The prediction has a mean pLDDT of 82. A computed fold for a 73-nucleotide RNA from an uncultured Eubacteriales bacterium, annotated as transfer RNA. Its Rfam family is "tRNA". It was read from a public genome assembly.
[in-house]
């Protein structure tokens, strides 16, 4: 310096052919307990790494940054 790959809730990750942002763990709140932990039942938390562009519409295509990680050299 050049290539692939990743980036989505507090963590660890899905999101199908471009159209409803989502699981499980955390967490908070009520049941149940003499309490506490398990269990049940609600519930809150998103600049989809950042910015442009395309498009009636973008997590998803295109651009150009930025971190990580990995290969060459």
């Nucleotide at each position: 310096g050049g290539g692939g790959a990743a980036c989505u809730a507090g963590c660890u990750c899905a999101g199908c052919u471009g159209g409803g942002a989502g699981a499980g763990c955390a967490c908070c709140u009520g049941c149940c307990u003499u309490g506490c932990a398990c269990g049940c039942a609600g519930g809150g938390g998103g600049u989809c790494a950042g910015g442009g562009g395309u498009u009636c519409g973008a997590g998803c295509c295109c651009c150009c940054u930025g971190u990580u990680c990995u290969c060459c050299a």